[in-house]
The prediction has a mean pLDDT of 79.
Predicted 3D model of an 86-nucleotide RNA (Glycine riboswitch aptamer) from an Anaerolineae bacterium.
It was read from a public genome assembly, where an Rfam model found it.
RNA sequence: GGAAGAGAUUCCAUGUAGAACGGAACGCCGAAGGUGCAAGUCUGGAAAACAGGCGAAACCAGAUGAAACUCUCAGGCAAAAGGACC
Repeated sequence: GGAAGAGAUUCCAUGUAGAACGGAACGCCGAAGGUGCAAGUCUGGAAAACAGGCGAAACCAGAUGAAACUCUCAGGCAAAAGGACC
RNA backbone atom coordinates (compact mmCIF):
# COMPACT_ATOMS: atom_id res chain seq x y z
P G A 1 -0.78 3.74 3.61
O5' G A 1 -0.80 2.77 2.35
C5' G A 1 -0.70 3.36 1.03
C4' G A 1 -0.67 2.24 0.00
C3' G A 1 -1.92 1.36 0.00
O3' G A 1 -2.98 1.93 -0.74
C1' G A 1 0.00 0.00 0.00
P G A 2 -4.52 1.60 -0.34
O5' G A 2 -4.75 0.11 -0.85
C5' G A 2 -4.73 -0.18 -2.25
C4' G A 2 -4.86 -1.68 -2.48
C3' G A 2 -6.08 -2.33 -1.84
O3' G A 2 -7.24 -2.18 -2.64
C1' G A 2 -4.16 -3.61 -1.34
P A A 3 -8.66 -1.88 -1.89
O5' A A 3 -8.87 -3.13 -0.93
C5' A A 3 -9.14 -4.41 -1.46
C4' A A 3 -9.17 -5.46 -0.37
C3' A A 3 -10.13 -5.17 0.78
O3' A A 3 -11.46 -5.56 0.46
C1' A A 3 -8.02 -5.83 1.66
P A A 4 -12.67 -4.57 0.57
O5' A A 4 -13.94 -5.51 0.64
C5' A A 4 -14.11 -6.55 -0.32
C4' A A 4 -14.56 -7.82 0.38
C3' A A 4 -15.88 -7.68 1.14
O3' A A 4 -16.98 -7.88 0.27
C1' A A 4 -14.25 -8.77 2.50
P G A 5 -18.36 -7.15 0.57
O5' G A 5 -18.98 -7.97 1.79
C5' G A 5 -19.29 -9.35 1.66
C4' G A 5 -19.66 -9.94 3.00
C3' G A 5 -20.71 -9.13 3.75
O3' G A 5 -22.02 -9.52 3.38
C1' G A 5 -18.88 -9.61 5.19
P A A 6 -23.00 -8.49 2.76
O5' A A 6 -24.00 -8.18 3.95
C5' A A 6 -24.68 -9.25 4.61
C4' A A 6 -24.78 -8.96 6.09
C3' A A 6 -25.40 -7.61 6.42
O3' A A 6 -26.81 -7.69 6.44
C1' A A 6 -23.41 -7.94 7.70
P G A 7 -27.70 -6.68 5.64
O5' G A 7 -28.18 -5.79 6.86
C5' G A 7 -27.60 -4.60 7.29
C4' G A 7 -28.72 -3.65 7.63
C3' G A 7 -28.24 -2.24 7.93
O3' G A 7 -28.09 -1.52 6.72
C1' G A 7 -29.83 -2.91 9.56
P A A 8 -26.74 -0.72 6.49
O5' A A 8 -26.80 0.61 7.35
C5' A A 8 -27.65 1.68 7.00
C4' A A 8 -27.55 2.69 8.13
C3' A A 8 -28.89 3.30 8.51
O3' A A 8 -28.88 3.60 9.90
C1' A A 8 -27.42 5.02 7.83
P U A 9 -29.73 2.64 10.91
O5' U A 9 -30.42 1.51 10.03
C5' U A 9 -31.66 1.75 9.36
C4' U A 9 -32.75 0.81 9.89
C3' U A 9 -33.64 1.43 10.96
O3' U A 9 -34.65 2.26 10.38
C1' U A 9 -33.03 -0.76 11.60
P U A 10 -35.06 3.53 11.16
O5' U A 10 -36.00 2.96 12.32
C5' U A 10 -37.22 2.31 11.98
C4' U A 10 -37.88 1.76 13.24
C3' U A 10 -38.02 2.76 14.38
O3' U A 10 -39.14 3.62 14.22
C1' U A 10 -37.18 0.71 15.22
P C A 11 -39.04 5.08 14.78
O5' C A 11 -39.17 4.88 16.35
C5' C A 11 -40.40 4.42 16.91
C4' C A 11 -40.25 4.20 18.40
C3' C A 11 -39.72 5.39 19.20
O3' C A 11 -40.73 6.35 19.46
C1' C A 11 -38.62 3.41 19.90
P C A 12 -40.27 7.84 19.63
O5' C A 12 -39.53 7.87 21.03
C5' C A 12 -40.25 7.63 22.24
C4' C A 12 -39.33 7.67 23.44
C3' C A 12 -38.47 8.93 23.56
O3' C A 12 -39.19 10.04 24.08
C1' C A 12 -37.15 7.00 24.02
P A A 13 -38.76 11.46 23.54
O5' A A 13 -37.33 11.74 24.19
C5' A A 13 -37.22 11.90 25.61
C4' A A 13 -35.76 11.96 26.02
C3' A A 13 -34.92 13.01 25.31
O3' A A 13 -35.09 14.31 25.88
C1' A A 13 -33.75 10.97 25.33
P U A 14 -34.87 15.54 24.94
O5' U A 14 -33.29 15.62 24.74
C5' U A 14 -32.44 15.86 25.85
C4' U A 14 -30.98 15.71 25.45
C3' U A 14 -30.52 16.58 24.28
O3' U A 14 -30.22 17.91 24.69
C1' U A 14 -29.72 14.38 23.98
P G A 15 -30.51 19.08 23.69
O5' G A 15 -29.44 18.87 22.51
C5' G A 15 -28.04 19.03 22.78
C4' G A 15 -27.23 18.46 21.63
C3' G A 15 -27.52 19.09 20.26
O3' G A 15 -26.80 20.30 20.08
C1' G A 15 -27.53 16.74 20.06
P U A 16 -27.41 21.32 19.04
O5' U A 16 -26.99 20.74 17.61
C5' U A 16 -25.61 20.65 17.27
C4' U A 16 -25.43 19.70 16.11
C3' U A 16 -26.06 20.13 14.78
O3' U A 16 -25.25 21.07 14.09
C1' U A 16 -26.54 17.86 15.17
P A A 17 -25.96 21.94 12.97
O5' A A 17 -26.26 20.91 11.79
C5' A A 17 -27.15 21.28 10.72
C4' A A 17 -26.88 20.38 9.53
C3' A A 17 -26.95 18.88 9.81
O3' A A 17 -28.27 18.39 9.73
C1' A A 17 -24.97 19.39 8.60
P G A 18 -28.80 17.33 10.86
O5' G A 18 -27.93 16.03 10.60
C5' G A 18 -28.23 15.20 9.47
C4' G A 18 -27.06 14.28 9.17
C3' G A 18 -26.81 13.19 10.18
O3' G A 18 -27.64 12.06 10.00
C1' G A 18 -24.77 14.28 9.67
P A A 19 -28.15 11.17 11.28
O5' A A 19 -26.80 10.58 11.88
C5' A A 19 -26.26 9.37 11.39
C4' A A 19 -24.79 9.28 11.75
C3' A A 19 -24.49 8.73 13.14
O3' A A 19 -24.49 7.31 13.16
C1' A A 19 -23.24 10.70 12.80
P A A 20 -24.93 6.47 14.48
O5' A A 20 -23.80 6.89 15.53
C5' A A 20 -22.46 6.44 15.37
C4' A A 20 -21.55 7.13 16.37
C3' A A 20 -21.90 6.88 17.83
O3' A A 20 -21.33 5.67 18.31
C1' A A 20 -21.61 9.20 17.47
P C A 21 -22.16 4.73 19.36
O5' C A 21 -22.15 5.63 20.68
C5' C A 21 -20.91 5.94 21.32
C4' C A 21 -21.15 6.87 22.49
C3' C A 21 -22.22 6.41 23.46
O3' C A 21 -21.73 5.44 24.38
C1' C A 21 -22.54 8.70 22.98
P G A 22 -22.65 4.11 24.71
O5' G A 22 -23.87 4.76 25.52
C5' G A 22 -23.62 5.38 26.77
C4' G A 22 -24.94 5.72 27.46
C3' G A 22 -26.00 4.63 27.40
O3' G A 22 -25.78 3.60 28.36
C1' G A 22 -26.98 6.70 26.85
P G A 23 -26.20 2.03 28.02
O5' G A 23 -27.78 2.07 28.09
C5' G A 23 -28.41 2.33 29.34
C4' G A 23 -29.92 2.38 29.17
C3' G A 23 -30.54 1.21 28.43
O3' G A 23 -30.68 0.06 29.25
C1' G A 23 -31.46 3.22 27.62
P A A 24 -30.53 -1.46 28.58
O5' A A 24 -31.88 -1.58 27.74
C5' A A 24 -33.13 -1.62 28.42
C4' A A 24 -34.28 -1.60 27.43
C3' A A 24 -34.26 -2.69 26.36
O3' A A 24 -34.72 -3.94 26.85
C1' A A 24 -34.79 -0.61 25.36
P A A 25 -34.15 -5.34 26.17
O5' A A 25 -34.83 -5.33 24.73
C5' A A 25 -36.24 -5.43 24.62
C4' A A 25 -36.67 -5.35 23.16
C3' A A 25 -35.99 -6.33 22.21
O3' A A 25 -36.52 -7.64 22.32
C1' A A 25 -36.10 -4.19 21.19
P C A 26 -35.56 -8.95 22.03
O5' C A 26 -35.51 -9.03 20.44
C5' C A 26 -36.66 -9.47 19.72
C4' C A 26 -36.62 -8.96 18.29
C3' C A 26 -35.57 -9.58 17.37
O3' C A 26 -35.92 -10.89 16.94
C1' C A 26 -35.65 -7.25 17.02
P G A 27 -34.72 -11.95 16.61
O5' G A 27 -34.05 -11.32 15.30
C5' G A 27 -34.82 -11.20 14.11
C4' G A 27 -34.01 -10.56 13.00
C3' G A 27 -32.71 -11.27 12.63
O3' G A 27 -32.92 -12.42 11.83
C1' G A 27 -32.37 -8.91 12.70
P C A 28 -31.79 -13.54 11.68
O5' C A 28 -30.66 -12.65 10.97
C5' C A 28 -29.33 -13.10 10.89
C4' C A 28 -28.49 -12.01 10.25
C3' C A 28 -26.99 -12.29 10.23
O3' C A 28 -26.65 -13.12 9.14
C1' C A 28 -27.37 -10.08 10.98
P C A 29 -25.46 -14.18 9.29
O5' C A 29 -24.19 -13.21 9.24
C5' C A 29 -23.93 -12.44 8.08
C4' C A 29 -22.60 -11.71 8.23
C3' C A 29 -21.46 -12.60 8.69
O3' C A 29 -20.87 -13.26 7.58
C1' C A 29 -21.49 -10.58 9.95
P G A 30 -20.22 -14.74 7.77
O5' G A 30 -18.77 -14.39 8.38
C5' G A 30 -17.94 -13.46 7.69
C4' G A 30 -16.74 -13.10 8.54
C3' G A 30 -15.94 -14.34 8.99
O3' G A 30 -14.54 -14.03 8.88
C1' G A 30 -16.50 -13.02 10.87
P A A 31 -13.44 -15.16 8.58
O5' A A 31 -12.07 -14.35 8.80
C5' A A 31 -11.37 -14.41 10.02
C4' A A 31 -10.77 -13.04 10.36
C3' A A 31 -11.81 -12.05 10.89
O3' A A 31 -11.14 -11.13 11.78
C1' A A 31 -10.89 -11.21 8.89
P A A 32 -11.11 -11.47 13.35
O5' A A 32 -10.22 -10.27 13.92
C5' A A 32 -9.16 -9.73 13.11
C4' A A 32 -8.30 -8.82 13.95
C3' A A 32 -7.70 -9.47 15.20
O3' A A 32 -6.51 -10.18 14.90
C1' A A 32 -8.71 -7.42 15.80
P G A 33 -6.37 -11.74 15.36
O5' G A 33 -6.65 -11.63 16.92
C5' G A 33 -5.74 -10.95 17.77
C4' G A 33 -6.34 -10.76 19.14
C3' G A 33 -6.73 -12.02 19.88
O3' G A 33 -5.61 -12.67 20.49
C1' G A 33 -8.51 -10.49 20.01
P G A 34 -5.51 -14.29 20.45
O5' G A 34 -6.78 -14.79 21.29
C5' G A 34 -6.83 -14.57 22.69
C4' G A 34 -8.23 -14.84 23.20
C3' G A 34 -8.71 -16.29 23.12
O3' G A 34 -8.20 -17.09 24.16
C1' G A 34 -10.41 -14.86 22.32
P U A 35 -7.99 -18.69 23.92
O5' U A 35 -9.48 -19.26 23.80
C5' U A 35 -10.35 -19.21 24.92
C4' U A 35 -11.66 -19.90 24.62
C3' U A 35 -11.55 -21.33 24.14
O3' U A 35 -11.35 -22.24 25.23
C1' U A 35 -13.11 -20.17 22.79
P G A 36 -10.46 -23.60 25.05
O5' G A 36 -11.38 -24.51 24.11
C5' G A 36 -12.63 -24.99 24.60
C4' G A 36 -13.36 -25.75 23.50
C3' G A 36 -12.51 -26.82 22.82
O3' G A 36 -12.56 -28.03 23.55
C1' G A 36 -13.58 -25.48 21.17
P C A 37 -11.23 -29.00 23.61
O5' C A 37 -11.36 -29.83 22.25
C5' C A 37 -12.59 -30.51 21.96
C4' C A 37 -12.58 -31.03 20.53
C3' C A 37 -11.44 -32.00 20.23
O3' C A 37 -11.95 -33.06 19.40
C1' C A 37 -11.41 -30.22 18.68
P A A 38 -11.22 -34.56 19.46
O5' A A 38 -10.96 -34.83 17.90
C5' A A 38 -12.05 -35.18 17.05
C4' A A 38 -11.53 -35.45 15.64
C3' A A 38 -10.35 -36.41 15.57
O3' A A 38 -10.77 -37.76 15.62
C1' A A 38 -9.94 -34.52 14.19
P A A 39 -9.88 -38.91 16.40
O5' A A 39 -8.69 -39.18 15.38
C5' A A 39 -8.93 -39.79 14.13
C4' A A 39 -7.77 -39.55 13.18
C3' A A 39 -6.41 -40.05 13.68
O3' A A 39 -6.23 -41.43 13.40
C1' A A 39 -6.18 -37.83 12.92
P G A 40 -5.60 -42.43 14.50
O5' G A 40 -4.13 -41.81 14.68
C5' G A 40 -3.19 -41.87 13.62
C4' G A 40 -2.04 -40.92 13.86
C3' G A 40 -1.22 -41.21 15.11
O3' G A 40 -0.23 -42.20 14.88
C1' G A 40 -1.77 -38.91 15.05
P U A 41 0.18 -43.24 16.06
O5' U A 41 0.93 -42.29 17.11
C5' U A 41 2.16 -41.68 16.74
C4' U A 41 2.59 -40.68 17.81
C3' U A 41 2.71 -41.26 19.21
O3' U A 41 3.95 -41.93 19.42
C1' U A 41 1.52 -39.21 19.29
P C A 42 4.02 -43.18 20.45
O5' C A 42 3.90 -42.46 21.87
C5' C A 42 4.93 -41.56 22.29
C4' C A 42 4.52 -40.88 23.58
C3' C A 42 4.15 -41.81 24.72
O3' C A 42 5.28 -42.34 25.40
C1' C A 42 2.56 -40.06 24.56
P U A 43 5.19 -43.77 26.12
O5' U A 43 4.28 -43.47 27.40
C5' U A 43 4.74 -42.59 28.41
C4' U A 43 3.66 -42.32 29.43
C3' U A 43 3.05 -43.56 30.05
O3' U A 43 3.87 -44.14 31.07
C1' U A 43 1.33 -42.04 29.48
P G A 44 3.81 -45.73 31.33
O5' G A 44 2.41 -45.91 32.07
C5' G A 44 2.21 -45.35 33.36
C4' G A 44 0.73 -45.32 33.70
C3' G A 44 0.05 -46.68 33.79
O3' G A 44 0.31 -47.34 35.02
C1' G A 44 -1.32 -45.18 32.59
P G A 45 0.27 -48.96 35.08
O5' G A 45 -1.30 -49.22 34.95
C5' G A 45 -2.19 -48.74 35.97
C4' G A 45 -3.63 -48.99 35.56
C3' G A 45 -3.97 -50.45 35.30
O3' G A 45 -4.22 -51.14 36.52
C1' G A 45 -4.89 -49.08 33.59
P A A 46 -3.97 -52.73 36.62
O5' A A 46 -5.41 -53.29 36.21
C5' A A 46 -6.57 -52.91 36.95
C4' A A 46 -7.81 -53.44 36.27
C3' A A 46 -7.78 -54.93 35.94
O3' A A 46 -8.13 -55.72 37.06
C1' A A 46 -8.52 -53.71 34.05
P A A 47 -7.37 -57.16 37.33
O5' A A 47 -8.09 -58.09 36.25
C5' A A 47 -9.50 -58.31 36.33
C4' A A 47 -10.00 -58.96 35.06
C3' A A 47 -9.29 -60.24 34.68
O3' A A 47 -9.82 -61.36 35.38
C1' A A 47 -9.44 -58.85 32.78
P A A 48 -8.80 -62.54 35.82
O5' A A 48 -8.58 -63.30 34.42
C5' A A 48 -9.70 -63.88 33.74
C4' A A 48 -9.29 -64.29 32.35
C3' A A 48 -8.08 -65.22 32.26
O3' A A 48 -8.42 -66.57 32.49
C1' A A 48 -7.85 -63.48 30.67
P A A 49 -7.35 -67.52 33.30
O5' A A 49 -6.25 -67.78 32.17
C5' A A 49 -6.62 -68.47 30.96
C4' A A 49 -5.49 -68.36 29.95
C3' A A 49 -4.13 -68.84 30.44
O3' A A 49 -4.00 -70.25 30.33
C1' A A 49 -3.89 -66.75 29.38
P C A 50 -3.25 -71.05 31.58
O5' C A 50 -1.73 -70.62 31.36
C5' C A 50 -1.06 -70.98 30.16
C4' C A 50 0.28 -70.28 30.07
C3' C A 50 1.19 -70.48 31.27
O3' C A 50 1.90 -71.70 31.22
C1' C A 50 1.15 -68.20 30.69
P A A 51 2.06 -72.54 32.59
O5' A A 51 3.09 -71.71 33.46
C5' A A 51 3.35 -72.09 34.82
C4' A A 51 4.76 -71.70 35.20
C3' A A 51 5.12 -70.25 34.89
O3' A A 51 4.69 -69.38 35.94
C1' A A 51 6.82 -71.67 34.05
P G A 52 4.17 -67.93 35.58
O5' G A 52 5.50 -67.14 35.18
C5' G A 52 6.48 -66.85 36.17
C4' G A 52 7.76 -66.34 35.52
C3' G A 52 7.61 -65.10 34.65
O3' G A 52 7.58 -63.91 35.42
C1' G A 52 8.90 -66.70 33.50
P G A 53 6.78 -62.64 34.87
O5' G A 53 7.71 -62.15 33.67
C5' G A 53 9.00 -61.60 33.95
C4' G A 53 9.79 -61.42 32.67
C3' G A 53 9.18 -60.47 31.63
O3' G A 53 9.43 -59.11 31.95
C1' G A 53 9.94 -62.43 30.56
P C A 54 8.39 -58.01 31.44
O5' C A 54 8.62 -58.01 29.86
C5' C A 54 9.86 -57.54 29.33
C4' C A 54 9.94 -57.82 27.84
C3' C A 54 8.87 -57.15 26.97
O3' C A 54 9.17 -55.78 26.71
C1' C A 54 9.11 -59.39 26.32
P G A 55 7.92 -54.79 26.49
O5' G A 55 7.33 -55.28 25.09
C5' G A 55 8.11 -55.14 23.90
C4' G A 55 7.45 -55.85 22.74
C3' G A 55 6.06 -55.36 22.37
O3' G A 55 6.11 -54.18 21.59
C1' G A 55 6.05 -57.71 22.44
P A A 56 4.81 -53.24 21.58
O5' A A 56 3.83 -53.99 20.57
C5' A A 56 4.20 -54.15 19.20
C4' A A 56 3.14 -54.95 18.45
C3' A A 56 1.72 -54.41 18.54
O3' A A 56 1.51 -53.35 17.62
C1' A A 56 1.69 -56.73 18.92
P A A 57 0.49 -52.19 18.06
O5' A A 57 -0.93 -52.87 17.92
C5' A A 57 -1.40 -53.29 16.64
C4' A A 57 -2.64 -54.15 16.79
C3' A A 57 -3.81 -53.51 17.52
O3' A A 57 -4.57 -52.66 16.67
C1' A A 57 -3.46 -55.67 18.37
P A A 58 -5.26 -51.37 17.35
O5' A A 58 -6.42 -51.98 18.25
C5' A A 58 -7.52 -52.66 17.64
C4' A A 58 -8.34 -53.37 18.69
C3' A A 58 -8.93 -52.46 19.77
O3' A A 58 -10.12 -51.82 19.36
C1' A A 58 -7.95 -54.36 20.77
P C A 59 -10.47 -50.38 19.94
O5' C A 59 -10.83 -50.68 21.47
C5' C A 59 -11.98 -51.45 21.80
C4' C A 59 -12.08 -51.63 23.31
C3' C A 59 -12.04 -50.33 24.11
O3' C A 59 -13.29 -49.66 24.13
C1' C A 59 -10.62 -51.96 25.11
P C A 60 -13.32 -48.11 24.24
O5' C A 60 -12.86 -47.82 25.73
C5' C A 60 -13.69 -48.20 26.83
C4' C A 60 -13.01 -47.87 28.15
C3' C A 60 -12.51 -46.43 28.27
O3' C A 60 -13.56 -45.51 28.60
C1' C A 60 -10.85 -47.92 29.05
P A A 61 -13.44 -44.04 28.15
O5' A A 61 -12.31 -43.44 29.10
C5' A A 61 -12.56 -43.31 30.50
C4' A A 61 -11.30 -42.87 31.22
C3' A A 61 -10.64 -41.61 30.69
O3' A A 61 -11.29 -40.41 31.14
C1' A A 61 -8.98 -43.25 31.08
P G A 62 -11.21 -39.13 30.28
O5' G A 62 -9.72 -38.62 30.49
C5' G A 62 -9.30 -38.15 31.77
C4' G A 62 -7.79 -37.99 31.81
C3' G A 62 -7.19 -36.99 30.84
O3' G A 62 -7.31 -35.64 31.31
C1' G A 62 -5.91 -38.97 30.81
P A A 63 -7.33 -34.47 30.26
O5' A A 63 -5.82 -34.41 29.74
C5' A A 63 -4.78 -34.02 30.64
C4' A A 63 -3.43 -34.20 29.98
C3' A A 63 -3.20 -33.39 28.70
O3' A A 63 -2.82 -32.04 28.99
C1' A A 63 -2.48 -35.61 28.37
P U A 64 -3.27 -30.90 27.97
O5' U A 64 -2.41 -31.20 26.66
C5' U A 64 -0.98 -31.09 26.70
C4' U A 64 -0.38 -31.62 25.41
C3' U A 64 -0.89 -30.97 24.13
O3' U A 64 -0.21 -29.74 23.86
C1' U A 64 -0.87 -33.31 23.86
P G A 65 -1.07 -28.55 23.25
O5' G A 65 -1.57 -29.13 21.85
C5' G A 65 -0.63 -29.42 20.80
C4' G A 65 -1.32 -30.12 19.65
C3' G A 65 -2.58 -29.42 19.12
O3' G A 65 -2.27 -28.33 18.29
C1' G A 65 -3.03 -31.71 19.38
P A A 66 -3.06 -26.99 18.55
O5' A A 66 -3.25 -26.40 17.09
C5' A A 66 -2.11 -26.18 16.27
C4' A A 66 -2.54 -26.00 14.83
C3' A A 66 -3.73 -25.08 14.62
O3' A A 66 -3.33 -23.71 14.63
C1' A A 66 -4.03 -27.06 13.36
P A A 67 -4.39 -22.63 15.12
O5' A A 67 -5.19 -22.31 13.78
C5' A A 67 -4.48 -21.93 12.60
C4' A A 67 -5.34 -22.19 11.38
C3' A A 67 -6.69 -21.52 11.42
O3' A A 67 -6.61 -20.17 10.98
C1' A A 67 -6.94 -23.77 10.75
P A A 68 -7.71 -19.15 11.44
O5' A A 68 -8.70 -19.14 10.18
C5' A A 68 -9.83 -18.26 10.17
C4' A A 68 -10.50 -18.34 8.80
C3' A A 68 -10.95 -19.75 8.42
O3' A A 68 -12.10 -19.65 7.57
C1' A A 68 -9.32 -19.03 6.89
P C A 69 -13.51 -20.04 8.23
O5' C A 69 -13.37 -21.56 8.67
C5' C A 69 -13.67 -22.62 7.76
C4' C A 69 -13.97 -23.90 8.53
C3' C A 69 -14.96 -23.71 9.68
O3' C A 69 -16.31 -23.81 9.23
C1' C A 69 -13.06 -24.88 10.48
P U A 70 -17.42 -22.84 9.82
O5' U A 70 -17.42 -23.15 11.39
C5' U A 70 -17.88 -24.41 11.86
C4' U A 70 -17.71 -24.49 13.37
C3' U A 70 -18.32 -23.33 14.13
O3' U A 70 -19.71 -23.53 14.36
C1' U A 70 -16.12 -23.74 14.93
P C A 71 -20.73 -22.30 14.32
O5' C A 71 -20.61 -21.67 15.77
C5' C A 71 -20.90 -22.46 16.92
C4' C A 71 -20.41 -21.77 18.17
C3' C A 71 -20.86 -20.33 18.34
O3' C A 71 -22.15 -20.26 18.92
C1' C A 71 -18.53 -20.52 18.81
P U A 72 -23.24 -19.29 18.26
O5' U A 72 -22.74 -17.82 18.66
C5' U A 72 -22.49 -17.51 20.03
C4' U A 72 -21.55 -16.32 20.13
C3' U A 72 -22.18 -14.98 19.72
O3' U A 72 -21.64 -13.94 20.55
C1' U A 72 -20.28 -15.42 18.39
P C A 73 -22.36 -13.67 21.96
O5' C A 73 -21.12 -13.78 22.97
C5' C A 73 -21.31 -13.75 24.38
C4' C A 73 -19.97 -13.42 25.03
C3' C A 73 -19.39 -12.09 24.57
O3' C A 73 -19.93 -10.99 25.29
C1' C A 73 -17.72 -13.77 24.48
P A A 74 -20.33 -9.67 24.51
O5' A A 74 -18.91 -9.12 24.02
C5' A A 74 -17.96 -8.63 24.96
C4' A A 74 -16.60 -8.45 24.31
C3' A A 74 -16.57 -7.48 23.14
O3' A A 74 -16.43 -6.13 23.57
C1' A A 74 -15.48 -9.48 22.51
P G A 75 -17.24 -5.01 22.83
O5' G A 75 -16.72 -5.08 21.33
C5' G A 75 -15.40 -4.64 20.99
C4' G A 75 -15.06 -5.01 19.55
C3' G A 75 -15.98 -4.43 18.48
O3' G A 75 -15.65 -3.09 18.16
C1' G A 75 -15.66 -6.72 18.06
P G A 76 -16.85 -2.11 17.75
O5' G A 76 -17.32 -2.65 16.33
C5' G A 76 -16.46 -2.53 15.19
C4' G A 76 -17.00 -3.35 14.04
C3' G A 76 -18.31 -2.87 13.44
O3' G A 76 -18.11 -1.81 12.51
C1' G A 76 -18.41 -5.20 13.77
P C A 77 -19.31 -0.81 12.24
O5' C A 77 -20.42 -1.68 11.50
C5' C A 77 -20.20 -2.10 10.15
C4' C A 77 -21.48 -2.71 9.59
C3' C A 77 -22.71 -1.83 9.68
O3' C A 77 -22.77 -0.92 8.59
C1' C A 77 -23.24 -4.07 10.31
P A A 78 -22.63 0.63 8.88
O5' A A 78 -22.65 1.43 7.50
C5' A A 78 -22.89 0.79 6.26
C4' A A 78 -22.94 1.88 5.22
C3' A A 78 -21.63 2.62 4.99
O3' A A 78 -20.79 1.95 4.07
C1' A A 78 -23.38 4.19 5.30
P A A 79 -19.21 1.86 4.39
O5' A A 79 -18.74 3.39 4.43
C5' A A 79 -18.70 4.15 3.23
C4' A A 79 -18.31 5.59 3.55
C3' A A 79 -17.00 5.76 4.29
O3' A A 79 -15.88 5.74 3.42
C1' A A 79 -18.66 7.05 5.35
P A A 80 -14.55 4.92 3.87
O5' A A 80 -14.07 5.70 5.18
C5' A A 80 -13.59 7.04 5.09
C4' A A 80 -13.37 7.63 6.47
C3' A A 80 -12.45 6.83 7.38
O3' A A 80 -11.08 7.09 7.12
C1' A A 80 -14.39 7.44 8.57
P A A 81 -10.04 5.85 7.11
O5' A A 81 -10.05 5.31 8.61
C5' A A 81 -9.59 6.13 9.67
C4' A A 81 -9.96 5.55 11.03
C3' A A 81 -9.48 4.14 11.28
O3' A A 81 -8.13 4.11 11.72
C1' A A 81 -11.75 4.29 11.85
P G A 82 -7.12 2.98 11.15
O5' G A 82 -7.69 1.62 11.74
C5' G A 82 -7.72 1.39 13.15
C4' G A 82 -8.59 0.21 13.48
C3' G A 82 -8.17 -1.11 12.84
O3' G A 82 -7.17 -1.76 13.61
C1' G A 82 -10.49 -0.78 12.49
P G A 83 -5.96 -2.54 12.88
O5' G A 83 -6.65 -3.71 12.06
C5' G A 83 -7.28 -4.79 12.73
C4' G A 83 -8.04 -5.63 11.74
C3' G A 83 -7.21 -6.16 10.57
O3' G A 83 -6.56 -7.37 10.91
C1' G A 83 -9.20 -5.17 9.74
P A A 84 -4.98 -7.47 10.93
O5' A A 84 -4.66 -9.02 10.69
C5' A A 84 -4.94 -9.98 11.70
C4' A A 84 -5.62 -11.20 11.09
C3' A A 84 -4.82 -11.90 9.99
O3' A A 84 -3.87 -12.81 10.52
C1' A A 84 -7.04 -11.56 9.26
P C A 85 -2.38 -12.84 9.92
O5' C A 85 -2.56 -12.96 8.34
C5' C A 85 -3.02 -14.18 7.76
C4' C A 85 -3.43 -13.94 6.31
C3' C A 85 -2.32 -13.45 5.38
O3' C A 85 -1.51 -14.53 4.90
C1' C A 85 -4.25 -12.12 5.07
P C A 86 0.03 -14.30 4.53
O5' C A 86 -0.02 -13.38 3.22
C5' C A 86 -0.52 -13.93 2.00
C4' C A 86 -0.56 -12.86 0.91
C3' C A 86 0.78 -12.15 0.64
O3' C A 86 1.63 -12.91 -0.20
C1' C A 86 -0.97 -10.54 0.78

About this RNA: Of the family's consensus pairs, 87% are formed in the model. The source organism's lineage runs through Bacteria, Bacillati, Chloroflexota and Anaerolineae.